[in-house]
RNA sequence: UUGUAAGUCAAGCCGAACUGGCCGCGCGCAAUGCGCAGCCAGACGGGGGACCCAGAGCCGGAUGUUCUCGGCAGGGGCGAAUUGCGGCGAUAUGUCGCAUAGCGAAUCAGCUAGUGAUUAGUGGUUUGCGAGCCCGUCAGCUAACCCCGUAGGCAUCGACAGAUAGAGACA
Numbered sequence: 001u002u003g004u005a006a007g008u009c010a011a012g013c014c015g016a017a018c019u020g021g022c023c024g025c026g027c028g029c030a031a032u033g034c035g036c037a038g039c040c041a042g043a044c045g046g047g048g049g050a051c052c053c054a055g056a057g058c059c060g061g062a063u064g065u066u067c068u069c070g071g072c073a074g075g076g077g078c079g080a081a082u083u084g085c086g087g088c089g090a091u092a093u094g095u096c097g098c099a100u101a102g103c104g105a106a107u108c109a110g111c112u113a114g115u116g117a118u119u120a121g122u123g124g125u126u127u128g129c130g131a132g133c134c135c136g137u138c139a140g141c142u143a144a145c146c147c148c149g150u151a152g153g154c155a156u157c158g159a160c161a162g163a164u165a166g167a168g169a170c171a
Stems, first nucleotide, its partner, number of pairs: 005164001007160003010156001012154003018042005024036004043150006053140001057072005074138001075135004083099006102129007110122004
């Protein structure tokens, strides 16, 4: 807090984050059942990595077309999540607001393509996001090749039941 918080089922959404097989453990009377861990394969996603190509910063001095001296600044990856302005602070890499590159969702007997689809693109309207994390001085592109991931989260004009919820502290 009273039909909501939490739970189960069903159908959905963001995202690469799914499918199948083997095997072990656990639950269960049992199942061709359910869950968890490990391994393998497929599928999807990401990073590193040649030739060629591209690139080899900015400011100042001297010099005179080239080199040298000094000062300043690291760089990169996943992701839609970049960039700008203003306020309050502050000297800070904070906080609030408004926009923005870009990225989602819903809806309409919408339109186009398609045999068709829960397919693809697109128009209108409404609406949401526009974060966070990692590497560690190092990586442009990049064939062969090598390596890694398969998480997490959200929400309901649906069904069931009806407080089983959440936070903090201690052990």

The prediction has a mean pLDDT of 76. c-di-AMP riboswitch aptamer (ydaO/yuaA leader) from a Solirubrobacterales bacterium, 171 nucleotides, folded computationally. It matches the Rfam family "c-di-AMP riboswitch aptamer (ydaO/yuaA leader)". Gene Ontology terms of the family: cyclic-di-AMP binding and regulation of gene expression. The sequence was found by an Rfam model in a public genome assembly. Of the family's consensus pairs, 96% are formed in the model.